[in-house]
Molecule: transfer RNA
Organism: bacterium UBP8_UBA817
RNA sequence: GCGCCGUUAGCUCAGUUGGUAGAGCAGCUGACUCUUAAUCAGUAGGUCUGGGGUUCGAAUCCCUGACGGCGCACCA
Numbered sequence: 001g002c003g004c005c006g007u008u009a010g011c012u013c014a015g016u017u018g019g020u021a022g023a024g025c026a027g028c029u030g031a032c033u034c035u036u037a038a039u040c041a042g043u044a045g046g047u048c049u050g051g052g053g054u055u056c057g058a059a060u061c062c063c064u065g066a067c068g069g070c071g072c073a074c075c076a
Stems, first nucleotide, its partner, number of pairs: 001072007010025004019056001027043005049065005
């Protein structure tokens, strides 16, 4: 340098044909009793990697950057 894959909640990850963004764990509050904890219930938490475009409507499609991973090439 070229190609491919990935980036979504604090962490790990889903997300169908384009139609109001979810789960588990962690956090917070409460209940309970077996009390550094467990169990149960509730609750909060998101510019979906940046920008632009298409569309009535974009996490999803198109263009262009950033970052990470893998492969190939180049390099004395």